[in-house]
The part of an RNA shown here (large-subunit ribosomal RNA, domain I) has 534 nucleotides and comes from a groundwater metagenome. The full RNA is in RNAcentral, with records from SILVA. It matches the Rfam family "Bacterial large subunit ribosomal RNA". Its family is annotated with structural constituent of ribosome and ribosome in the Gene Ontology.
Context: one part of a larger RNA
Order: sequence, then structure tokens, then C1' cells
RNA sequence: GGCACACGGGGGAUGCCUAGGCUCUGAGAGGCGAAGAAAGACGUGAUAAGCUGCGAUAAGCUUGGGGGAGUGGCAAAUACAUUUCGAUCCCAAGAUUUCUGAAUGGGGAAACCUAAUACAUUGAAGAUGUAUUAUCCGUAAUGGAGGCGAACGCGCUGAACUGAAACAUCUAAGUAGGCGCAGGAGAAGAAAACAAAAGUGAUUUCCUGAGUAGCGGCGAGCGAAACGGAAUUAGCCCAAACCAGUGUUGUUUCGGCAAUGCUGGGGUUGUAGGACCUCGACAUUUGAAUAAGCAUUUAGUGGAACAAGUUGGAAAUCUUGAUCAAAGAGGGUGAUAAUCCCGUACACGAAAAGUGACUUAAACGAUAGGGGUAUCCUGAGUAGGGCGGGACAUGUGAAAUCCUGUCUGAAUCCACCAGAACCAUCUGGUAAGGCUAAAUACUCCUCAGAGACCGAUAGUGAACUAGUACCGUGAGGGAAAGGUGAAAAGAACCCUGAAUAAGGGAGUGAAAAAGAUCCUGAAACCGUGUGUCU
Repeated sequence: GGCACACGGGGGAUGCCUAGGCUCUGAGAGGCGAAGAAAGACGUGAUAAGCUGCGAUAAGCUUGGGGGAGUGGCAAAUACAUUUCGAUCCCAAGAUUUCUGAAUGGGGAAACCUAAUACAUUGAAGAUGUAUUAUCCGUAAUGGAGGCGAACGCGCUGAACUGAAACAUCUAAGUAGGCGCAGGAGAAGAAAACAAAAGUGAUUUCCUGAGUAGCGGCGAGCGAAACGGAAUUAGCCCAAACCAGUGUUGUUUCGGCAAUGCUGGGGUUGUAGGACCUCGACAUUUGAAUAAGCAUUUAGUGGAACAAGUUGGAAAUCUUGAUCAAAGAGGGUGAUAAUCCCGUACACGAAAAGUGACUUAAACGAUAGGGGUAUCCUGAGUAGGGCGGGACAUGUGAAAUCCUGUCUGAAUCCACCAGAACCAUCUGGUAAGGCUAAAUACUCCUCAGAGACCGAUAGUGAACUAGUACCGUGAGGGAAAGGUGAAAAGAACCCUGAAUAAGGGAGUGAAAAAGAUCCUGAAACCGUGUGUCU
């Protein structure tokens, strides 16, 4: 030195565990903010670095309700307090709430500097304190906005990598990104729609139709709709004609006339309807502030039934014999407990605040018909067209339909539009004004629950002082790190030692080969001893 065996060190795999995650379900909530938010800075404790809470009234103050013995957060120590005259704690409503921050008196290198006016303290100056003082929009006046926030929505804007086995049309994709705006949803929406000789009857979403019809350097690829079946259902209001009132302007023979604005009535559709004329009527249906009740949410209350022996450190194990069950969900307790504890089924409960699609009452509202048809009205720089683009599943194509930058430009119910060039017939509809719940989408957040989800190199980046430490000028990047024991019973005392190191005894404990670098304790790696080989 090699090999083997034994015993160690080292290391932290593995097993077991879970305080944290992940995904989903059912409810709720769907916003906060100039009454100063979100996010922070700095403070605040007897002692106090961090986290948490709170704000100079500072781990807290007040009131109301619950609750009933300890309490002064994580946090275990000491001191000092507090509490059955009901604390701590939980719920509701208030008070306080420094400074920064939209930040708003002015300034500013955020958490700082500094001013004016009024008032108070004072005899005065000064100082201190309180209040007000930003900008924009808007009203007769009170007012409103601004900023933040996870996704979902609508609009404006809008790539490239990539694919086409290269690449240019095309694709990726109207995606990512940027900007604006809104709501608990948003958008859409009551046919100038579909259809086809028969019919349907606003919109939205799902299934199907269907990878079909189509589009496409007919390449890569893109890709409908109607019908049918479901979810949910809801329909309405203006403009105009006409009437009345009132204002302005022009004109005037002062009688008016014309134009125009505002207010009120009227009226709202395609089987055309309305004005107008005529007949008749006050019915019917329905919304709803608010109040009360009820329900529900935010604390809570009651809540059945087991003992002995046995092994053991410990019984919930095992044995024997019982009990309850509208409760044998789950968790805890020194191993595996329906009957020990918390609970569970079930029943009950609110002074205060919130919610309700529920019931009752209800101020205040909204809402109709028949006949006639001479005249009037029924959304104009609109529809349509040319040129250039875009959206439509559809790439300009035979290209309908929709939008429009530009140039043009109708008809007016004997009318107009559509039915995929276009024409005729036929059929369906009535554009150029507006509103509209539900079915649909999402989850920063709250409560309850589930998992052929993870179990500390996993699962969130984060089970722990984590977006921390640390890195970077900055935008930004971004960790590692869980487990003594049932209980600290966390090792009094003695010895070695320089020792408050470390170790050996002693003691605790079931166990210390559980001793705080603490469950288990693999491998690499490093030793000691014995044997054997050279």
C1' cells in the first nucleotide's frame, strides 16, 4: 500500500411527517379614492433588532352586543400591572389616524423646505396652534373629475420570430405589445333579418351542422352560415307631420305676415303607420323611492353515549361486557377513540351594521280601440356610384353585404332596400336616431368544501424575518434555509481543561447511538483496530 471484516467520523440521500402550496366546486363580493386611496417613510412596548398591530389618544380609545377566567401579539424570561364592580378575547358602529403619495397653498433630490389670509395664545414684536388657499369641467345653487386595482369587456393602434422545409402574396395574427374607456359584468339587441314557393320571427351562449360549403403562390394553410336541439327570455323611447305657449330676427298699410329657437301636448309603424276627419272610452296591464315584516350575512348557544382487565413509558391496541346514533365527517389527546377533548347531526341566537330576485303597504309614475283616406309626415351630403383601402371564413375574384380617405350624389309610399355580378317575376323587409334585464366571460378578494394533486432539489420564487438576503448605475435579476422530546423533564452537582470551548461521570427520559450542528441517518470522502497478501 491492496483486499476483507469490525467500529467510528463525515455527509444529509431515503422513509415517515406537514405548518405551505396547486387545481377545482358551491356561495358571497365585484371595487377603493379629495370625507385623501393603493403603496410607503417615520414612529409607537418597562425592557424591543425583526415580523405583526397601531398612529403623538400610537400591540391602542369609546359605545353597543357576545363571552365567562384569566390576561398584557409572534415570544418561551424578569419586573410591574390588569381582571367576577366581568378583563383579555370575538362581532358591529364610532373616535383618533404624524409625514409622503392623485398629493392639491408654493417649491422639491418622495417621506423635506417654505408662504399668504383669518382667528387664538400675548401688552407688543416674534413664535406656536387651528382653518383655508392646486388644476380642469359644470350649475341659478349644491357639485363633478384626477389616482390605484388580478382577470374578464369594448374601441383605437399594431409587430416580429415562425410556417410555407428558401422567399415576396400568404401564415404567425388583428396574436403579443402600446393607448383610451367602462361595468359587475361588458358587448350585442327588437329585422331595410333569415329563408324559399314552406316557413321562422330581437340579441347572446352552448351542442350539432362540419373540418362540411367555400377561400387559398388552389401551396402552407384559413374556414363559415342557415336548419335542428338546448340555456334564457322582454320589450320599448324619440325625430317629423299637427296643436298650444313663449322668445328672437326681418318686414309692416301696425291688423298682421315670414323665418327661426325653446317648452309642453301629439306620435312611433310594414297586414304600412301616424297627423287630419269621425265614432267611442278612462278600462286593462305595469314600474317604483320608501316603510314594516320575514329571510339571510357579520359574534355566538345547546348538543347523546364506556368501563374494567391486559401489554406498554404512555392505551385510543388487545380481551370482556355495555351505551348513543337526525351525531360511525374530521381533528386532537403520551400508539389506532362514535361514547376523553374540540367538534359533528340537529335545534336555537343579534343591541348594531349589511344584503334580498321574498311578503304586505305604497308616495310618485307609465300604458289602449273602431272607421275614412283628398292633403301632410315617416331620420340627406344620407343611400347609391367612381378611385384607393379595410371588414366579412371569402387573398378582386363573376363579388353580393358592411365601413370609409377622396370625388360625386338619389328617390320620398304609384316610394325605397335585400334575397352573393346583373335583369325580370316573386318573396322578405322599411336604412340613414336612441335605450334595453336574463342566459355568457373573469377572480385581486371573503366563507365553506373537495382532490386516483405536491410533500421541503417537490409544491408558489417564497411551509422559515421572502420578493427577504444578495447582485446590478438602472430597468431588472433573485436565493438558501422545515422536523429534540409525549412533556424542557433542555442535563443540578463532580471531574479533566486556561476556559463561558470540548469532553468524562452523575441526573432526566421509554430512548441521549433523541443533547439542542438534536427523527430516520444511504453513498461519496476520511480514519482506527484485527486478519491476510506483497